[in-house]
């Protein structure tokens, strides 16, 4: 330098154009002498930034940033 994959909650990841979810973590409650576990409930998001297409974009297109891999 060229090519490819990826960027979504604190972490790991879903969501193939129609109001963004799960598990873990965290908080509260029940239970226990107490803690853990279990069970019930709750909190948490400008979906990397900007622009475009569309009635509507996490999703499609373009530019930029970042991570990883391959080729030279």
């Nucleotide at each position: 330098g060229c090519c490819g994959u990826c960027c979504u909650a604190g972490c790991u990841c879903a969501a193939u154009g129609g109001u963004a979810g799960a598990g873990c973590a965290c908080c509260u409650g029940u239970u226990u002498u107490g803690u853990a576990a279990a069970c019930a409930g709750g909190c948490g998001g400008u979906u990397c930034g900007g622009g475009g297409u569309u009635c509507g974009a996490u999703c499609c297109c373009c530019c930029g940033g970042g991570a990883c891999g391959g080729c030279u």